Model confidence (mean pLDDT): 75 of 100. This is a predicted structure of a 76-nucleotide RNA (c-di-GMP-I riboswitch aptamer) from Firmicutes bacterium AF12-30. The sequence is in RNAcentral, with records from Rfam.
RNA sequence: AAGAUAUAACGGCAAAGCAGUCGAAAGGCUGUGACGCAAAGCUAUAGGGCCUUUGACAUGGCAGCCAGUUGCACAU
Numbered sequence: 001a002a003g004a005u006a007u008a009a010c011g012g013c014a015a016a017g018c019a020g021u022c023g024a025a026a027g028g029c030u031g032u033g034a035c036g037c038a039a040a041g042c043u044a045u046a047g048g049g050c051c052u053u054u055g056a057c058a059u060g061g062c063a064g065c066c067a068g069u070u071g072c073a074c075a076u
Stems, first nucleotide, its partner, number of pairs: 004076002012037002017032006035064001041069003047066002049062003
């Protein structure tokens, strides 16, 4: 220096549901909420996958599916 494994949380994020709002939908945003998370940080035209929409092509979306990328603490 790199990789792997295990562990802690002052603090961080926030699933479903509910309310409001935008949208054709999926879904997004805000509030509430807390199932979980050690990258649940970031990346969605040129990695795969999934969802939406269409007769088909096209469209829109998901990073809390894998992936890419950056990064923190302690021990071995």